[in-house]
Molecule: transfer RNA
Organism: Thermoleophilaceae bacterium
RNA sequence: GGGCGCGUAGCUCAGUGGGAGAGCGCUCGCUUCACACGCGAGAGGCCGCUGGUUCGAACCCAGCCGCGCCCA
Numbered sequence: 001g002g003g004c005g006c007g008u009a010g011c012u013c014a015g016u017g018g019g020a021g022a023g024c025g026c027u028c029g030c031u032u033c034a035c036a037c038g039c040g041a042g043a044g045g046c047c048g049c050u051g052g053u054u055c056g057a058a059c060c061c062a063g064c065c066g067c068g069c070c071c072a
Base pairs, nucleotide, nucleotide: 001071002070003069004068005067006066007065010024011023012022013021018055026042027041028040029039030038048064049063050062051061052060
């Protein structure tokens, strides 16, 4: 330098045009003498960035940034 894949909550990930979600973690409450476990509730998101297509984009297209694998 080229090809491919990935980037979504603190972590690991799902979601492939019209509601942003799960598990773990965190906070609060219940339970306990106390802790843990368990149960319930809640907080937490520029969906990597910019532009384009579309009535409408996390999702499609282009460029850029970062990470990984392969080729040279």